[in-house]
């Protein structure tokens, strides 16, 4: 120097705001009560909700070798490595480790 492969998904979690439940301030109702409703509060602990290339686990897929096979296929086994990273901007209610991006730049 060529070439192939290092891949995808689902659950969850750091973490994140505030559409909706909840929760609570203050009205309105009532006034011996309450239901219910309106206007705010996420520096309300929560539930729905997004949510990780550099976080977890689960399957799946893929690359090799072996073994069995007439073919076409099965099995089994090892691998699936590394990863420090702003500002700014963008969807969504809203924002964030989400996307821009294994980006820009650093070794």
């Nucleotide at each position: 120097g060529u070439c192939g492969a290092u891949g995808g998904a689902a659950a969850c979690u750091a973490g994140g705001g505030u559409u909706c439940c909840g929760a609570u301030u203050c009205c309105u109702g009532a006034a011996u009560u309450a239901a219910a409703g309106g206007u705010g509060u996420g520096u309300c602990u929560g539930g729905u909700c997004c949510a990780a290339g550099a976080g977890u686990u689960u399957c799946c897929g893929g690359u090799c070798u072996c073994g069995u096979g007439a073919u076409a296929a099965c099995g089994a086994g090892a691998c699936u490595c590394c990863a420090c990273g702003g500002a700014g901007g963008g969807a969504u209610a809203a924002a964030a480790g989400c996307c821009c991006g294994g980006g820009a730049g650093a070794u």

Predicted 3D model of a 107-nucleotide RNA (Guanidine-I riboswitch aptamer) from Nitrosomonas sp. Taxonomically the source falls in Nitrosomonas (Bacteria, Pseudomonadati, Pseudomonadota, Betaproteobacteria). Rfam family: Guanidine-I riboswitch aptamer. The literature on the family includes a 2017 paper in Mol Cell by Nelson et al., "Metabolism of Free Guanidine in Bacteria Is Regulated by a Widespread Riboswitch Class".